Predicted 3D model of a 524-nucleotide part of an RNA (small-subunit ribosomal RNA, 5' domain) from an uncultured bacterium. The prediction has a mean pLDDT of 87.

[in-house]
Context: one part of a larger RNA
RNA sequence: GAUUGAACGCUGGCGGCAGGCCUAACACAUGCAAGUCGAGCGGGAUUUGAUAGCUUGCUAUCAAGUUUAGCGGCGGACGGGUGAGUAAUGCAUAGGAAUCUGCCCAGUAGUGGGGGAUAACCCGGCGAAAGUCGGACUAAUACCGCAUAAUACCUACGGGUUAAAGCAGGGGCUCUUCGGACCUUGCGCUACUGGAUGAGCUUAUGUCUGAUUAGCUAGUUGGUGGGGUAAAGGCCUACCAAGGCGACGAUCAGUAGCUGGUCUGAGAGGAUGAUCAGCCACAUUGGGACUGAGACACGGCCCAAACUCCUACGGGAGGCAGCAGUGGGGAAUAUUGGACAAUGGGGGAAACCCUGAUCCAGCCAUGCCGCGUGUGUGAAGAAGGCCCUAGGGUUGUAAAGCACUUUAAUUAGGGAGGAAGGCUGUUUGGUUAAUACCCAAGCAGAUUGACGUUACCUAAAGAAUAAGCACCGGCUAACUCCGUGCCAGCAGCCGCGGUAAUACGGAGGGUGCAAGCGUUAAUC
Repeated sequence: GAUUGAACGCUGGCGGCAGGCCUAACACAUGCAAGUCGAGCGGGAUUUGAUAGCUUGCUAUCAAGUUUAGCGGCGGACGGGUGAGUAAUGCAUAGGAAUCUGCCCAGUAGUGGGGGAUAACCCGGCGAAAGUCGGACUAAUACCGCAUAAUACCUACGGGUUAAAGCAGGGGCUCUUCGGACCUUGCGCUACUGGAUGAGCUUAUGUCUGAUUAGCUAGUUGGUGGGGUAAAGGCCUACCAAGGCGACGAUCAGUAGCUGGUCUGAGAGGAUGAUCAGCCACAUUGGGACUGAGACACGGCCCAAACUCCUACGGGAGGCAGCAGUGGGGAAUAUUGGACAAUGGGGGAAACCCUGAUCCAGCCAUGCCGCGUGUGUGAAGAAGGCCCUAGGGUUGUAAAGCACUUUAAUUAGGGAGGAAGGCUGUUUGGUUAAUACCCAAGCAGAUUGACGUUACCUAAAGAAUAAGCACCGGCUAACUCCGUGCCAGCAGCCGCGGUAAUACGGAGGGUGCAAGCGUUAAUC
C1' cells in the first nucleotide's frame, strides 16, 4: 500500500447492488418447510334435480355436482442445511471395463381368459393415552394362477423358462340380457432393443505438519475351487504358497472437508476455501436392515445410549447442521414478514394443489458504487474568537446582505415492464367411418402481479431537512498560545514531559480523508 463474512470508538442524509453465527455438529417453546391423484377402487358425508311412496316434508331409487378417512399409484433418494468426521473408501486432472438406470426419447411385438383375499364401513373386546385384538362383509391400475413367448434368460444345443390393467372422451352401420359388445381417439400397462440422463466400480499422477513416530501387515500378499453383488475384486469362505508395504518416509501422531476460485504480488510465489458453482461427508450418539429404479434414507422403520416431555405408573412421545424464532456461548452476525405473480420442482389428462426452493419485502454504513448537504455575487476586509513587536495579522468571501436554483428528502397526481400462460368462443389443419371427441396453429373476448404508495414522469413549496473523524516533533501533509512541571500523561519506531513542551491537556489555526473517519485483529 492492498484486502476482510470483521469487531470496537466517535459520527451519520439518500439510493442501487451485494453480504450478514467465523464461537457451542450446544439445547430447543411455537408456527410453517412434501405432497398429490376421485380420469385406479369400494364406501361415507353433503347439495341439486327427477321418479315413487305417503305421515306434506321425510323415506327409497336414479342422475349430476362438491368433499374425502381408507385401499392403490407416483413423489417423500430432489430441492434446502451443516462441515463434525475424513490425509484418502475423499477431492482435482487424465484414462479404463466387469455394470445398473424410475420418469424421458426412438423403435418392435403384445395388452386374451380366470381366481381367491383384504382395508375402509359394521359389530364386539382391551387401554388413561399412544394404540391394539377378534368376528362378519366388499372393490380395484392391489394380489395370484392359466394361455400366449422372442432378436430376452438358462442350456447338456435336444430343449426349457418368463408378462400385462385398465381408465376417460366421442360415435354411424350391425348385435344386445339395454349394462354394453363393436369402432375410434387420448392416457396408461407388459416384454425387448437402442439412446439420453443419472449412478456404482476401477487405474495413474497430484494433494498439510512431525523421524523427539522406523519398522508395519495373518484375510495380511498371491493362486485354485466355491459363494456373493447390478458389476471386476480377499468382497466373503475352504485349501495351498509366503508373500505385500517402507528413508522416493510405510506405520503412528497432530491438523484439515477438496476444487473452480478468492486476497496479495510485476511475476514466481505466499495466504485462503465466507457468499456463488462442482464433488464428498453428516443429520442427537452408535449399530442395522426394510421398501424401492435409486437410500442403508435430515422432517421413514427397528435396536441400544444420553437428554427432554406426557402418564391413571401399566406404558408412551420427541430430534431446527430446513425457514423464522428462543436460551446459551461470544468482540460479533437479521423478521416467529408477504407471495406462489415469475423461474424451477412434485403430483395430476387438465383445471389446479403443494413448494420457508425461489421471488420479494423488513433490519444492519458490513462492503462496493453513485448522489446530496446548495449556486453566483458580496470588503464596511463587520462583530466575535485567536495571535501580536499593540502598528496590526488571522479566521475570511468565510458570514451577514443581495440575486438565483430545487437534485435528493417531503407532499400530490399520473404510470410502464417483469405476463408467458391458463379459461371461453371460433377458423383452419391433423386424426377418424365421422362435420363428433381429441390435438396443433391462428383470431376474438373476459382475465392472472407478492413486490407496490414499484421504476419512471409531472407539479407544489422553500436554502429550506442533511458533516464528521483523525492528525499537525521526524518518518509524514499540517504551528502558535495557555495550562502542567520526569507529575498528569503520550507513544507504531526513534522517543517526548524535571518552569519558556510545535511530542502531555485545552484553545485558535492548519493538514488529510469524507457519510464516513480512526483503532484493534488478520493475510500478502